[in-house]
């Protein structure tokens, strides 16, 4: 340099043909307990990597860029 894959909540990951952004864990609060753990109920938490475009509508499609991973190649 070229190709492929990935980036979504604090962490790990979903999201069906483009049509209300979700789960588990973690966090906070309640119940339970003499207390705590465990269990259970609830709450909160998002610039979907950045930008532009297409569209009535984009996590999803197109282009550019950034970062990470893998493979190939070039120079020495």
């Nucleotide at each position: 340099g070229c190709g492929c894959c990935g980036a979504u909540a604090g962490c790990u990951c979903a999201a069906u043909u483009g049509g209300c952004a979700g789960a588990g864990c973690a966090g906070c609060g309640g119940a339970u307990u003499c207390c705590a753990a465990a269990u259970u109920c609830g709450c909160a938490g998002g610039u979907u990597g950045a930008g532009u475009g297409u569209u009535c509508g984009a996590u999803u499609c197109a282009c550019u860029c950034u970062c990470g991973g893998c493979g190939c190649g070039c120079c020495a």
This is a predicted structure of a 76-nucleotide RNA (transfer RNA) from a Phycisphaerales bacterium.
It was read from a public genome assembly.
Its mean pLDDT, the model's own confidence on a scale to 100, is 83.
The organism belongs to Phycisphaerales, within Bacteria.
Its Rfam family is "tRNA". Rfam classes the family as a transfer RNA. Rfam links the family to the GO term triplet codon-amino acid adaptor activity.